[in-house]
Annotation:
This is a predicted structure of an 84-nucleotide RNA (transfer RNA) from a Patescibacteria group bacterium. It was read from a public genome assembly. Its Rfam family is "tRNA". Gene Ontology term of the family: triplet codon-amino acid adaptor activity. Rfam classes the family as a transfer RNA. Rfam describes the family as follows. Transfer RNA (tRNA) molecules are approximately 80 nucleotides in length.
RNA sequence: GCCGAAGUGGCGAAACUGGUAGACGCGUACGGCUUAGAACCGUAUGCCAGCAAUGGCUUGUGGGUUCGAGUCCCACCUUCGGCA
Repeated sequence: GCCGAAGUGGCGAAACUGGUAGACGCGUACGGCUUAGAACCGUAUGCCAGCAAUGGCUUGUGGGUUCGAGUCCCACCUUCGGCA
């Protein structure tokens, strides 16, 4: 240099063929249980605004297509693999 794969909350990992993004698990916080702890059980857990109800934003970055994009197209960035 060329070809291919991947990038989604703090971490792993789903999202079917373009139609509610973050299911599920881990972790964390609080509570329960316990003499105490572990294990187990319950609730919560992306960001911003708001007293709240609620609203807005968010899938590596920037554009495009579409009524609608994590998903399709283009360029770039990062990681991995292959070829030379």